[in-house]
Molecule: c-di-GMP-I riboswitch aptamer
Organism: Pallidibacillus pasinlerensis
RNA sequence: CUCAACCCAAGGCAAAGCAUUGAAAAAUGGUGACGCAAAGCUACAGGGACUAAAGUAUGAUCCUCGCACUAUGUUAGCCAGCGGCUUGA
Numbered sequence: 001c002u003c004a005a006c007c008c009a010a011g012g013c014a015a016a017g018c019a020u021u022g023a024a025a026a027a028u029g030g031u032g033a034c035g036c037a038a039a040g041c042u043a044c045a046g047g048g049a050c051u052a053a054a055g056u057a058u059g060a061u062c063c064u065c066g067c068a069c070u071a072u073g074u075u076a077g078c079c080a081g082c083g084g085c086u087u088g089a
Stems, first nucleotide, its partner, number of pairs: 002089004012036002017031001018029004034077001040082003046079002048075003055069002058066003
C1' cells in the first nucleotide's frame, strides 16, 4: 500500500418512543438501545429518495378546499466520494 473481516484489544456511534422547533420532510436536546466494520466527515464530486410553505396551473360545493408540477428545504442509519482503529494474508 492492497485485500479480507469470524476472533483479540482499545474504543466510538445511537433506532423507536418523549419534549421542543418547523408548513412538512426532518432537526435539536435529554433518556434509551434497534442496530452499525464504520451508523466518522461530505448534500457545491455524483446519483437516488422524502417533503411542498412560497410559486405556477387547474377544478369545485367559493374567498376556502382538493388535485398536479416544482427545492431554494431535508435525508449520508439509501448508493456513493474522502478519511480511520485492530487482527490476518